Context: one part of a larger RNA
RNA sequence: UCCGGCGAGUUGUCGUAUACGGCUCGGUUAAGGCCUUACGGGCUGGAGCCUUAGGGAAACCGAGUGUUAAUAGCGCGAAUUAUAGUCGUGUGCGGCAGACGCGAAACCUGUGUGAUCUACCCAUGGGCAGGUUGAAGCGCGAGUUAUAUCGCGUGGAGGACCGAACCCACUGAUGUUGAAAAAUCAGGGGAUGACCUGUGGGGAGGAGUGAAAGUCUAAUCAAACCAGGAGAUAGCUCGUUCUCUGCGAAAUAUCUUGAGGGAUAGCCUCAUGCCACUAUUUGUCGGGGGUAGAGAUACUGAAUUGGAUGGGGGCCCUUCCCGGGGUACCCCACUGAACCAAACUCCGAAUACCGACAAAAUUAUCAUGGGAGUCAGUCCACGUGGGAUAAGCUGCGUGGUCGAGAGGGAAACAACCCAGACCGUCGUCUAAGGUCCCAAAGUAUUGCUCAGUCACUAAGGAAGUUAGAUUGCUGAGACAGCCAGGAUGUUGGCUUAGAAGCAGCCACCAUUUAAAAAGUGCGUAACAGCUUACUGGUCGAGCAGUCUUGCGCCGAUAAUGAUCGGGAGUAAGCAAUACACCGAAGACACGGGUUCACAGUUUACUGUGAGCGGUAGCAGAGCGCUGUACAGGAGAUACAAGCCCUACGGAAACGAAGGGUCCCGGCCUGUACAGGUGAUUAUGCCGGA
Numbered sequence: 001u002c003c004g005g006c007g008a009g010u011u012g013u014c015g016u017a018u019a020c021g022g023c024u025c026g027g028u029u030a031a032g033g034c035c036u037u038a039c040g041g042g043c044u045g046g047a048g049c050c051u052u053a054g055g056g057a058a059a060c061c062g063a064g065u066g067u068u069a070a071u072a073g074c075g076c077g078a079a080u081u082a083u084a085g086u087c088g089u090g091u092g093c094g095g096c097a098g099a100c101g102c103g104a105a106a107c108c109u110g111u112g113u114g115a116u117c118u119a120c121c122c123a124u125g126g127g128c129a130g131g132u133u134g135a136a137g138c139g140c141g142a143g144u145u146a147u148a149u150c151g152c153g154u155g156g157a158g159g160a161c162c163g164a165a166c167c168c169a170c171u172g173a174u175g176u177u178g179a180a181a182a183a184u185c186a187g188g189g190g191a192u193g194a195c196c197u198g199u200g201g202g203g204a205g206g207a208g209u210g211a212a213a214g215u216c217u218a219a220u221c222a223a224a225c226c227a228g229g230a231g232a233u234a235g236c237u238c239g240u241u242c243u244c245u246g247c248g249a250a251a252u253a254u255c256u257u258g259a260g261g262g263a264u265a266g267c268c269u270c271a272u273g274c275c276a277c278u279a280u281u282u283g284u285c286g287g288g289g290g291u292a293g294a295g296a297u298a299c300u301g302a303a304u305u306g307g308a309u310g311g312g313g314g315c316c317c318u319u320c321c322c323g324g325g326g327u328a329c330c331c332c333a334c335u336g337a338a339c340c341a342a343a344c345u346c347c348g349a350a351u352a353c354c355g356a357c358a359a360a361a362u363u364a365u366c367a368u369g370g371g372a373g374u375c376a377g378u379c380c381a382c383g384u385g386g387g388a389u390a391a392g393c394u395g396c397g398u399g400g401u402c403g404a405g406a407g408g409g410a411a412a413c414a415a416c417c418c419a420g421a422c423c424g425u426c427g428u429c430u431a432a433g434g435u436c437c438c439a440a441a442g443u444a445u446u447g448c449u450c451a452g453u454c455a456c457u458a459a460g461g462a463a464g465u466u467a468g469a470u471u472g473c474u475g476a477g478a479c480a481g482c483c484a485g486g487a488u489g490u491u492g493g494c495u496u497a498g499a500a501g502c503a504g505c506c507a508c509c510a511u512u513u514a515a516a517a518a519g520u521g522c523g524u525a526a527c528a529g530c531u532u533a534c535u536g537g538u539c540g541a542g543c544a545g546u547c548u549u550g551c552g553c554c555g556a557u558a559a560u561g562a563u564c565g566g567g568a569g570u571a572a573g574c575a576a577u578a579c580a581c582c583g584a585a586g587a588c589a590c591g592g593g594u595u596c597a598c599a600g601u602u603u604a605c606u607g608u609g610a611g612c613g614g615u616a617g618c619a620g621a622g623c624g625c626u627g628u629a630c631a632g633g634a635g636a637u638a639c640a641a642g643c644c645c646u647a648c649g650g651a652a653a654c655g656a657a658g659g660g661u662c663c664c665g666g667c668c669u670g671u672a673c674a675g676g677u678g679a680u681u682a683u684g685c686c687g688g689a
Stems, first nucleotide, its partner, number of pairs: 001689006011097013026050003032044004054061002064076004100239002103236001107229004112225002120202008128193001130162003133158001137154006166190003170187005205221001207217002242622006252265005266374002268371006278364002280360008293347001294345002300341002304337004309333005314327005377402001379400008407418003422592004427588003433582003436567003442579007454569001460554002464551002467548007481538005487511003492506003517532001521530002593612009623678001625675009639665001642661005648655002
């Protein structure tokens, strides 16, 4: 992992709602008693319970009563039209019980069991090859007044040295479903000691023991193990078993030791009731508002720049003091211009909301009661707060989608575009989107684009090109090119070593001219030289600038191999136009099923109309399994169950029929009742592969 079997809303009781049944001139018995029996029951028993009257805390009063001084008001009742209760059975739900099933870590109890492992202690035993070093003491000698001290011997100390047994476990490799739930191999440390070890003994679970690591206390230790309380509790995770039909949510508000839980409301469902212009939509009319926008001598505040005048302050000058004068400084007031605001408003929409009237509708709203689920939402568009006018970010509001929604399109793609799937059809028409091939379907016309733009992007940049507007020059010859001129006073003055058009400062005149700067750029040490402005000639028709606009160009950089989905395309790209076609589970056509409403026939059919996506969930109708009761059935050529095979029927759960097998006992159909009643999933349990 697979296969088979087992495996989860039950039972008791109380309450509540509903369906059905009994009685209702109320309903009903409980314990107990009597009788009977195939042990199922029958008859009694009225104690008690509910109902028949409420109000008050109560005394108490009573269709009223409580409050109160009150005969007032008010609360709860009665009455007026309409509703009768009670007992039982089934079903839904709730309370109490383990209460749908499995699951903790833990807590408590016990004269409970453990120190044969291990930690420490006690008693009594045992063990440590061999080698080395050579303390004290002692002896002899030297030495001293005597000691001290020194030498040579002797001696044999030590948590001494080297190193086996023994003990330990520092390193590496192997092992890691191991040979082994801690080892093996090679090295390593201690090895007369706080050493190692045998046997017996001691103390234990909030306790022991501990050279102390929360270590060890039988492979278990921040509180052992065993049994019990016990089915602890689990606002948590997982699982929860057949089918079909109708409707169909929520991810919000308030409160919560509340935030992944609940309660109430909202939204769903079922039943009953109410039919009222009650809700809804549209139109007309009437309202209030202070949003969008806008505004600024209409306020509050913010804020830019001018003006003249006045006031205050600073600075400067003057002055013994008083004072006076100046001010490219600062502030306030006044005033001109332009301007800003969620917490500004002299103004002020569209929508929305409220009301009245009218119309529409096979609609809904509304009331009471039973049952829920939901309280993590998501993305998109618009209006906004936070953030950085970041986020597939986060918080609100309005709408939509997904959630709970399949189908077509967007290559692929919950939330985008189109469109809401009862079933069938090798039918038709369309939506979004498409029509060269992959791949269903296209042609025509007019422009644009040359970038493969199309087929990702900005600031910015550029004689790309299209269309338009406008200014200036131009046959009295423009623009560009070519030929020629581009001069004189003068090297202007100053400065400077020099400054001659051209380092710098000042001025920028005049003359000759067709024209020519007190000089546009290059250049020289300074001159020189080249060139420009300006002018003539040649040439012969448009030239130069600015703005708007369509499509393009550059800007353009990412990690395995590229790409528009691919091929390919100069249209099969872009813009505009015309007429076609394709294209969905949409619409339509035909056939069928089913729900509801209405109508007609008639008790289950027909017709018409509208529906029939669906998670949580509510409601309804069925299939199958086991057993019990009653009725029926097959059965000797047996029949039936079980098991195997098969092309049959039904909308489904499922059912029939035929064939084979089995070999001794039950089986099938209908009705009713009862339940240990349905499994692909619980790291489910047991068995097998």
Predicted 3D model of a 689-nucleotide part of an RNA (large-subunit ribosomal RNA, domain II) from a Pirellulaceae bacterium. Lineage of the source: Bacteria > Pseudomonadati > Planctomycetota > Planctomycetia > Pirellulaceae. Its mean pLDDT, the model's own confidence on a scale to 100, is 82. It matches the Rfam family "Bacterial large subunit ribosomal RNA".